Transfer RNA from Patescibacteria group bacterium UBA2773, 72 nucleotides, folded computationally. Model confidence (mean pLDDT): 81 of 100. NCBI's taxonomy places the organism under Bacteria, Bacteria candidate phyla.
RNA sequence: GGCCCCUUCGUCUAGUGGUUAGGACACCAGGUUCUCAUCCUGGCAACAUGAGUUCGAUUCUCGUAGGGGUCA
Numbered sequence: 001g002g003c004c005c006c007u008u009c010g011u012c013u014a015g016u017g018g019u020u021a022g023g024a025c026a027c028c029a030g031g032u033u034c035u036c037a038u039c040c041u042g043g044c045a046a047c048a049u050g051a052g053u054u055c056g057a058u059u060c061u062c063g064u065a066g067g068g069g070u071c072a
Stems, first nucleotide, its partner, number of pairs: 001071007010025004018055001027043005048064005
C1' cells in the first nucleotide's frame, strides 16, 4: 500500500428501513433484614464521525477516524 471485518448505555450484547433503541451485569433510590449480603420494585444511561439515497436511516451507499485479520 491492496482487500475484508468490526465500532450501540460504565461493561457485555440484541436489534436486516417505520421499535418509546431492548436485555444482563454494574451504579443510584426505595422496600425486606437488628446489620450486611441475598431477594423485590423503580430509576439513570447508548447508535464513532461527515455526507448521500429515502416520505422516513442504528439499519442501505460513499468518505474519515479508531481497532482487528489477510496478502505483498